Predicted 3D model of a 387-nucleotide RNA (Bacterial RNase P class A) from Actinokineospora baliensis. RNAcentral holds the sequence, with entries from ENA. Of the family's consensus pairs, 98% are formed in the model. Rfam family: Bacterial RNase P class A. From the family's description: Ribonuclease P (RNase P) is a ubiquitous endoribonuclease, found in archaea, bacteria and eukarya as well as chloroplasts and mitochondria. Lineage of the source: Bacteria > Actinomycetota > Actinomycetes > Pseudonocardiaceae > Actinokineospora.
RNA sequence: CGAGUCGACAGGGCGGCCGCGGCGGUGCGCGCACCGACGAGGAAAGUCCGGACUCCGCAGGGCAGGGUGGUUGCUAACGGCAACCCGAGGUGACUCGCGGGACAGUGCCACAGAGAAGAGACCGCCCGGCCGCACAGGCCGGGUAAGGGUGAAACGGUGGUGUAAGAGACCACCAGCACCCCGGGUGACCGGGGUGGCUAGGUAAACCCCACCCGGAGCAAGGCCAAGAGGGGGUCGCGAGACCCCUGCGCAGACGUUCGAGGGCGGCCCGCCCGAGUCUGCGGGUAGGCCGCACGAGCCUGCCGGCGACGGCAGGCCUAGAUGGAUGGUCGCCACCCGAGACGCGGGUCUCGGGGACAGGAUCCGGCUUAGAAGUCGGCUCGCCCG
Numbered sequence: 001c002g003a004g005u006c007g008a009c010a011g012g013g014c015g016g017c018c019g020c021g022g023c024g025g026u027g028c029g030c031g032c033a034c035c036g037a038c039g040a041g042g043a044a045a046g047u048c049c050g051g052a053c054u055c056c057g058c059a060g061g062g063c064a065g066g067g068u069g070g071u072u073g074c075u076a077a078c079g080g081c082a083a084c085c086c087g088a089g090g091u092g093a094c095u096c097g098c099g100g101g102a103c104a105g106u107g108c109c110a111c112a113g114a115g116a117a118g119a120g121a122c123c124g125c126c127c128g129g130c131c132g133c134a135c136a137g138g139c140c141g142g143g144u145a146a147g148g149g150u151g152a153a154a155c156g157g158u159g160g161u162g163u164a165a166g167a168g169a170c171c172a173c174c175a176g177c178a179c180c181c182c183g184g185g186u187g188a189c190c191g192g193g194g195u196g197g198c199u200a201g202g203u204a205a206a207c208c209c210c211a212c213c214c215g216g217a218g219c220a221a222g223g224c225c226a227a228g229a230g231g232g233g234g235u236c237g238c239g240a241g242a243c244c245c246c247u248g249c250g251c252a253g254a255c256g257u258u259c260g261a262g263g264g265c266g267g268c269c270c271g272c273c274c275g276a277g278u279c280u281g282c283g284g285g286u287a288g289g290c291c292g293c294a295c296g297a298g299c300c301u302g303c304c305g306g307c308g309a310c311g312g313c314a315g316g317c318c319u320a321g322a323u324g325g326a327u328g329g330u331c332g333c334c335a336c337c338c339g340a341g342a343c344g345c346g347g348g349u350c351u352c353g354g355g356g357a358c359a360g361g362a363u364c365c366g367g368c369u370u371a372g373a374a375g376u377c378g379g380c381u382c383g384c385c386c387g
Base pairs, nucleotide, nucleotide: 001383002382003381004380005379006378007377008376009375012334013333014332015331016330017329018328020039021038023036024035025034026033027032028031041358045369046368048367049366050365051364052363053218054217055216056215060270061269062268063267065214066213067212068211069210070084071083072082073081074080085099086097087096088095089094100209101208105207106206107203108202109201122148123147124144125143126142127141128140129139130138131137156174157173158172159171160170161169175199177196178195179194180193181192182191183190184189222291223290224289225288230247231246232245233244234243235242236241249283250282251281252280253279254278255277262274263273264272265271298317299316300315301314302313303312304311305310336355337354338353339352340351341350342349343348
């Protein structure tokens, strides 16, 4: 200098003018004015996971369903994150993995090929017999799977002994598998040694088996107040009526009140529990206000521990809470990036032109995934050049 790879930051700032929102305060009088501090995101998106919180439920058994899938840690938890192990890719830094099981069972492996899982003889090789002049060629029977061919993949590999020809039939070495022992590691695993039989493919992101885990619904959750058609009671009033309190709409039908309608226990069955009213149709009233609502598994800084995710300690901070739904417009300056030009020994300075994405809350938090313009910084790897 170039290429690659991993990570972090950031996603404008300041000021003036006009215009918004709730909160706090002051003043005036029921609505306005003034002052103060504050007022969207790294993804607010997707609604894919996990929770906090709220309500219902918690008695169990069986079946079915869903999720996860190497080990050890972090975390409130997770299908997340960190480190490591194994495998694959890469010169490497690094990246990827639906990472338990194929000897529980079932299925699939097209075409080609003799044969694709206890498969197989196409071309071959050998032995015996026959035809034949023939060491040519052919037929019949038997042996064989080392050589060749087909294929993505062919029932271990190399070398030898042996054989009629071969073959783990036997031997040496190697790979794989099983068992035993030693060492390292918390562990997944790694390294080494020994014995043995001679070796039964791949695929589970196919069905399946194994291990572990799994209540439901969701802020439109859930509470409080007010109102309400009809009914009952009380007080006042000569009366019409007014006020207060309680209750909770009317009609029709079906089933039911311990011989149990209906409901609950994630789905189904058994079983258990609650239970006096439930359900259907038609008609009527209300749709308002308040809470939930933001102090949080919160944020920032420093130190300590840890390879790390993260944890501990100390100090500091309070940052939307709307409800037809607020944060915008404009002007100026500065900063960032790109291009061009000029000046300067250099650091750099000046001028002009251009650029800025994805995109906006509604209960909140931890993740994952997706979108994305202009950028900045750093670590590591490889290549080239110079010293």